[in-house]
RNA sequence: GCGCCCGUAGCUCAAUGGAUAGAGCGCUGGCCUCCGGAGCCAGAAGUUGGUGGUUCGAAUCCACCCGGGCGUG
Numbered sequence: 001g002c003g004c005c006c007g008u009a010g011c012u013c014a015a016u017g018g019a020u021a022g023a024g025c026g027c028u029g030g031c032c033u034c035c036g037g038a039g040c041c042a043g044a045a046g047u048u049g050g051u052g053g054u055u056c057g058a059a060u061c062c063a064c065c066c067g068g069g070c071g072u073g
Stems, first nucleotide, its partner, number of pairs: 001072007010025004018056001027043005049065005
């Protein structure tokens, strides 16, 4: 350089064009308890890497750019 794959919450990952983007772990608060690092309840946390395009509607499809991984000369 070329080809392929990936980028969504602090971390690991769902969501196969349609309602308010969710789950586990972690974090915060409360309850419980002799104590809590166990258990129960609640909550916060997102520019879905960026820009543009297609569409009534885009995390999802298309183009380019950025970053990461694998293969290859």
Transfer RNA from a Planctomycetota bacterium, 73 nucleotides, folded computationally. The prediction has a mean pLDDT of 80. Its Rfam family is "tRNA". RNAcentral holds the sequence, with entries from ENA.